[in-house]
């Protein structure tokens, strides 16, 4: 909003209701009406009468009444009512006009005489299915025709012609009469004429869509003259005569549309739209005609052709719902085959009336729109239920229930307005006339006239009783939690939601919006300044034509008079009504209806004003132009030259093996003489050096030199013109490169094309060659990132400092300089302006004038069509579909086979080392009943595990329990607990003995133990991507951040950047930043020197004693462990910047952080871990829990990682000497002593430990001995026989002797670790643990080599630069 659709519905008022098929239509209705034009009588009534006869019926006479069918006149079907198909037009609007008619109505003058002849009807007759149709006789009129009379009419030669009519009806006094009437007089008609009113035709200004991928149209076309036509002007129409008429201000054509008041929206300006209601305009089944009339070319008239449809006796007839109702059919959709003329109109009548689907009512329909109601009040035990829980509650909720009122609206009863005004009949006055009649007027009285209508409204009754739903509930947007689902189902306006905790999807419970409605859907405007007129833009976003000249149009200097077109005021007319706006009134409000203002912003006409723009008309000169005189230039065309280097290329001479080419090379060239060298000679192209963000051009563009022609530009002074200008749709001219066409011409360069490399490939980039073409001559194309990405032109608005071409001044050293100014060209930067970047007097600044162009991204500068072009292709230039973005400029990051600066065992110089062997352990695979699970670049893989033979164990196979191996409640019972024997692998099950404790209020309790109930326990079952917590990394790297101020529109920046320094964002200094925080570093632990203090388990310089610090003494010393002290660039020299600092020195035990450790910012890796533990959801609950006994986790073609022992003589083997440090210990270390060859055993001291053990440190030293071999190396593996823990060493321990003696002779590509007490090397001890290290933690012993430097690789830090990256280069 005229809807529709779903879901739901209580009532009244009010308005609206085929937007689609101008598709096709049954039936019934919508225009009749007049007996006061007329002839007359077919139906009905009334009345008298006559007849049959059942007293009342029937049938007949009387047009005598009331009326009245079909008829002939009259009027009136041209209004009313429908629709919107055609129409792009004088069709509508709005203002105008002249050549024109108008029934009916109003006013006015005048007249209304006198005749005639037919027809319809009816009546006879015919044809024919019908419809209709023809003949004969009659016969009326307000139906038709002449006479007669007429002008303020018509025509006109101005003398004259010429032209009407109808009666009808009330009354009536005299008077006449054929008895119909005359005559009078009213009333209602009639004819004629003028004038009005209404009404309608015509003409004109200007206004009303799109498309130029529609540019020409146009012969009755445009004028004119004769004639005709019409109510009327007019090529309306015809004859001839001329050649005109429209168009870029959009003709013509080609699509769409019925216009307008108004409606919707909007702050306006506008944009959409024309439903009801009004104006107008067109149709009326399609198309064409006319006729009749005052009006029609006529919706319910005619004739004609057409297509449907229907009748029919096939001969022919008959219809037209875009009227009311209805019906089919279309479509998502639109009602009732009602009532009534009461009312308000209309047509006919004198009226009384009739007739009206116009209209008024009523029905349907929640479609709008307004108004009521579905109940108020009290009510906490916050009932019950439901949801929700952190289980305490909490919502739902004063909601209900209860208890106390109310009765609107609906239902019954009843009363009962207004819409009624008039008409008819009687009656009094007045007019009227001759009249007291009739008729008008106005007054009064009487009977009357309502469809709606069981109207409105009112009054009783009875009872909370008869009445609430949709939508939504992540943001926009008001409203939140549970379950279910598991990227499935599905929502979704836009973003997006959903992959196991969904406030987004289904549903419940709550909320939150509106309420007889609410959702969606479809349309229109806004918000959108997104078409910008008000009110944008065009450097880089979309957009300035390549560039110039020049039509039409736009616009245009100064002075003065003129005019008044624009412009401003007034003034008058319109501009309908309704509606919007603003005050009142009526419905109980309101919707609605009424009444009155104001507005309708517009158009015309008239008076005035003249300052601006226009117009005409004289002048000026500052815009423009012209002459004169000078100045620079690669401006352009044409002709001739000209030298330098070469390149190539022909000829000769010299001369030999190469040349050439790359990143390397090979194609190629060369012994038939190359490349190099010299000599001459042929062509061809460009024109080194001057050379310059220097010059010149309108752009493209121009570069040696002379000569010819030519074009612009500047500068200075004076003169002429006098506005002669700017700009520029079509048009027209230039216009690089490649490209074409004809003819030349080619030296070098080189697309295409060959080979040769490169590479996975290599139709490339390197490299040998080599055609078009590049060059000239003419002639086409007409584009380029033709760019300053920036159209012309004009005028204003700081400055600074170069340069190139003039012209002046001024000084002087006469070289030039310096100041002015003017036309060029450049860098910077004010105001300003810009979305930022940047323009910035050469604007992108402020203005003005003109043109040209844009309006998301693809599609697409494409495709159809036009024009040009030999062609290639240019030009102009769309849709369809698709997407939610494309894009500018900045900002933080992160990237970069980007810059610069620095670090770091990152390289690099060293030493030793894995990779190679055999073990040992992890780990993958693979196997297996199970090989339990986690860990996966660096940051998994000798990691959870500081130690799997049972146990651990989570795994697997078997056998068992089911409130449970463990917790709390409850109930009964018994102390708890315990000895022994039977079955079984044992879990278990039977049986048996000893035992009765503690407290106590005597009632019983507490703790343990067994059954039983059920809540419950369990769970290393899953999700580390639901989570704490811990840890791991980047990285002990020098970062990360606030707080105020400031800049910036803003994201942000500054600060934190810059100079220097530094291990450090460590520190100075500078500076729009000035300060703080978290790291850095320091405080802390050791360790290195020294003092004190203490002085036994320690220690011994003097003293004594001694095998011995073993004892007496001592604490001085080492040493332990408290507590000082020290090391701060303090000093001193030098460099720096008078700085921070860095370099050298002193002096110290120790120097610049003294080693060394703990200590880990802000984050990053959804980085590890739910099997440490906790913990949310989820699952399992006679089993995913609980025990037990066996096996597993120890498997084994084979890959990998960390290690150990090695390959040897810097050693191996034997002999002997000699120095630690740290730590363990009572379920334990475990000496001496004895036995074993050894592991180890016996037995025991000692020690809760500076006291005693573990425990001989070992490598090293000194000596012997092996002589480069698979060895006196190496010790794997296998064989016997032992030891020792442990219930138990078979899968599946470690040690020992003795035999055995493997691979390995230093280890590829690779690839680790260390910068000093390290690195290598060598021992020792701990922790776990019966027992079980080549693994980890810690301790000392011996102890090296290197570092030029930072180009490179690997990470990082800070500046900076591009960036289409932001899950951020493992990107896009």
């Nucleotide at each position: 909003u005229g809807a529709a659709c779903g879901c739901u519905g209580g009532c009244g008022g009010u308005a609206u209701g085929c937007u689609u098929a101008a598709c096709a239509c049954a039936u019934g209705c919508a225009a009749g009406u007049c007996g006061a034009a007329c002839g007359g009588a077919a139906a009905c009534g009334a009345u008298a009468c006559u007849a049959g006869c059942u007293u009342g019926c029937u049938a007949g006479u009387a047009g005598g009444c009331g009326u009245c069918g079909a008829g002939u006149g009259g009027c009136g079907g041209a209004c009313g009512g429908g629709u919107g198909a055609g129409u792009a037009a004088c069709g509508c609007g709005u203002a105008g006009g002249a050549a024109u008619c108008u029934a009916c109505c109003u006013g006015a003058u005048a007249g209304u005489g006198g005749g005639g002849g037919a027809u319809a009807g009816c009546c006879c007759g015919a044809a024919g299915a019908a419809a209709u149709u023809c003949g004969g006789a009659u016969u009326a009129a307000u139906a038709c025709c002449g006479c007669a009379u007429a002008a303020u009419c018509u025509a006109u030669u101005c003398g004259u012609a010429g032209u009407a009519a109808a009666g009808u009806g009330g009354g009536g006094g005299a008077c006449u009469u054929u008895c119909g009437a005359g005559c009078c007089u009213c009333a209602c008609g009639c004819u004629a004429u003028c004038a009005g009113a209404u009404g309608a035709g015509c003409c004109u200004g200007c206004g009303u869509a799109a498309g130029a991928u529609u540019a020409g149209c146009u012969u009755g076309u445009u004028g004119g003259u004769g004639g005709g036509g019409u109510a009327a002007a007019g090529g309306c129409c015809u004859a001839c005569c001329a050649a005109g008429g429209c168009g870029a201000c959009g003709a013509u054509c080609u699509c769409u549309a019925g216009c307008u008041g108004g409606u919707c929206u909007g702050a306006g300006a506008g944009g959409a739209u024309g439903a009801u209601c009004a104006g107008c305009c067109a149709c009326a089944c399609c198309g064409g005609a006319a006729c009749u009339g005052a009006g029609a070319c006529a919706c319910g008239g005619u004739c004609c052709g057409g297509a449907c449809u229907c009748c029919u006796a096939c001969g022919g007839g008959a219809g037209g719902c875009a009227g009311c109702a209805g019906u089919g059919g279309g479509g998502a959709a639109u009602a009732u085959u009602g009532g009534a003329c009461a009312a308000u109109g209309a047509g006919g009548g004198c009226a009384a009336c009739c007739u009206u689907g116009a209209u008024c009512c009523a029905g349907c329909c929640a479609u709008g729109c307004c108004g009521c109601g579905u109940g108020u009040g009290u009510g906490a035990a916050g009932a019950a239920g439901g949801c929700c829980u952190u289980c305490g509650g909490g919502u739902u909720g004063u909601a209900a229930a209860g208890c106390a009122c109310u009765u609107u609206a609906a239902g019954c009863a009843g009363u009962g307005a207004g819409g009624a005004a008039g008409g008819c009949u009687g009656u009094a006055a007045g007019g009227u006339u001759a009249a007291u009649a009739c008729c008008c007027u106005u007054g009064c009285a009487g009977a009357u006239u309502g469809a709606c209508g069981u109207u409105a409204a009112c009054u009783g009754c009875a009872g909370a009783a008869u009445a609430a739903g949709c939508a939504c509930c992540g943001g926009c947007u008001a409203a939140c939690u549970c379950c279910g689902u598991g990227c499935c189902a599905g929502c979704a306006g836009c973003c997006g939601c959903g992959g196991u905790a969904a406030u987004a999807c289904g549903g419940a419970g709550g909320g939150u919006g509106c309420a007889a409605g609410c959702g969606u859907u479809a349309a229109u405007c806004g918000g959108a300044a997104u078409u910008a007129c008000u009110g944008g833009g065009c450097g880089u976003a979309a957009a300035g034509c390549g560039c110039g000249c020049g039509u039409a149009g736009g616009u245009g200097g100064u002075u003065u008079g003129u005019u008044a077109a624009g412009u401003g005021a007034g003034a008058u007319g319109u501009g309908a009504a309704a509606g919007c706006c603003c005050a009142g009134g009526g419905c109980u409000c309101a919707a609605c209806c009424u009444u009155g203002g104001a507005a309708c912003u517009g158009c015309a006409u008239c008076u005035c004003a003249u300052a601006c723009u226009g117009g005409c008309a004289c002048g000026c000169u500052a815009g423009a132009g012209u002459a004169c005189g000078g100045u620079a230039g690669a401006g352009g065309g044409a002709g001739g030259u000209a030298g330098a280097a070469u390149u190539u290329c022909c000829a000769c001479g010299u001369g030999u093996a190469g040349c050439g080419g790359u990143g390397a090379a090979a194609u190629g060239c060369g012994u038939a003489g190359a490349g190099a060298u010299g000599u001459g000679g042929a062509g061809g192209a460009a024109u080194a050096c001057c050379a310059g963000u220097g010059g010149c051009g309108a752009a493209g563009g121009c570069g040696g030199c002379c000569u010819c022609c030519u074009g612009g530009a500047c500068c200075a002074a004076u003169a002429c013109u006098g506005a002669c200008a700017c700009u520029g749709a079509g048009g027209u001219g230039c216009g690089a490169a490649a490209g074409c066409g004809u003819g030349g011409g080619g030296a070098g360069c080189a697309a295409a094309c060959a080979g040769g490399a490169u590479u996975a490939g290599a139709u490339a980039c390197c490299c040998u060659g080599g055609u078009a073409g590049u060059c000239c001559a003419c002639g086409c194309c007409g584009u380029a990132a033709a760019c300053g990405a920036u159209g012309u032109c004009a005028a204003c608005u700081a400055g600074c400092c170069g340069u190139u071409g003039g012209a002046g001044a001024u000084c002087u050293u006469a070289g030039u300089a310096u100041c002015u100014u003017u036309a060029g060209u450049g860098g910077c930067g004010u105001a300003g302006c810009u979305a930022a970047c940047g323009c910035g007097c050469u604007a992108a600044g402020u203005u003005g004038a003109c043109c040209g162009c844009c309006u998301g991204g693809g599609g697409a500068g494409u495709a159809c069509g036009g024009u040009c072009g030999c062609a290639a292709g240019a030009u102009u230039a769309a849709a369809a579909c698709u997407c939610a973005a494309a894009u500018g400029a900045a900002u933080u990051g992160a990237c970069g086979g980007g810059g610069g600066c620095c670090c770091g065992c990152a390289c690099a110089a060293g030493c030793g080392g894995u990779g190679g062997a055999g073990c040992a352990u992890g780990u993958g695979g693979u196997u297996u009943a199970a090989u339990u699970c986690g860990a996966c670049g660096c940051a998994a893989c000798g990691c959870g595990a500081a130690g799997a033979a049972c146990c651990u164990u989570a795994c697997c196979u078997g056998g068992u329990c089911u409130u449970g191996a463990c917790a709390u409640c409850c109930u009964a019972c018994g102390a708890a607990c315990u000895u022994u024997c039977c079955a079984g692998a044992g879990a278990u099950g039977g049986a048996u003995u000893g035992g009765u404790g503690c407290c106590u209020u005597c009632g019983g309790g507490a703790a343990c133990g067994u059954a039983g109930u059920g809540a419950c326990a369990g769970g290393u079952g899953c999700u580390g991507c639901a989570u704490g917590g811990c840890u791991g990394u980047c990285g002990u790297c020098a970062g990360c951040u606030c707080g105020u101020g400031u800049c910036g529109u803003g994201a942000g920046a500054u600060g934190u950047u810059g100079g220097g320094u530094u291990a450090a964002g460590u520190c100075c200094c500078g500076u729009a930043a000035c300060g703080a925080g978290c790291g850095c570093a320091a405080c802390c632990c050791u360790u290195g020197u020294c003092c004190u203090u203490a002085u036994u388990u320690g220690c011994c310089a003097u003293c004594a004693u001694u095998u011995a610090g073993u004892u007496g003494g001592g604490c001085a010393c080492u040493c332990u462990a408290g507590g000082g002290a020290g090391a701060c660039u303090g000093c001193c020299g030098g460099u720096g910047a008078c700085a921070a600092a860095c370099c050298g020195g002193a002096g110290g035990a120790a120097g610049g952080u003294g080693g060394g450790g703990a200590c880990g910012a802000c984050g990053u890796c959804a980085a590890g871990u739910c099997a440490u533990c906790a913990u949310g959801g989820c699952c399992c609950u006679u089993a995913c829990g609980a025990c037990c006994a066996g096996g597993g986790c120890u498997a084994c073609a084979c890959a990998c990682g960390u290690g150990c022992u090695a390959c040897a003589a810097u050693g191996g083997a034997c002999u002997g000497u000699a120095c630690a440090a740290a730590g363990g210990g009572u379920u334990g270390c475990g000496a001496c002593c004895u036995c074993g060859c050894g592991a180890g055993a016996g037995u025991a001291a000692g020690c809760u430990a500076a006291u005693c053990c573990c425990a001989u440190a070992a490598a090293a030293c000194a000596g012997u001995u092996c002589g480069u071999a698979g060895u006196c190396c190496g010790g794997a593996u296998c064989g016997c026989a032992g030891u020792c823990u442990g219930c138990a060493a078979c899968u599946c321990g470690a040690c020992u002797g003795c035999g055995u003696g493997a691979a390995g002779u230093c280890g590829g590509a690779a690839u680790c670790g260390c910068u000093a007490g390290u690195a290598a090397u060598c021992g020792u001890a701990g922790a776990u643990c019966a027992g079980a290290a080549u693994g980890c933690u810690a301790c000392g012993g011996u102890g090296a080599a290197u570092a030029c430097g930072u180009u490179c690789c690997c990470g990082g830090g800070c500046c900076u630069u591009g960036u289409a990256c932001a899950c951020a280069c493992c990107g896009c």

This is a predicted structure of a 1372-nucleotide RNA (small-subunit ribosomal RNA) from an uncultured marine bacterium. The coordinates come from a structure-prediction model, not an experiment, and the mean pLDDT is 85. The RNAcentral record of the sequence draws on Greengenes. It matches the Rfam family "Bacterial small subunit ribosomal RNA".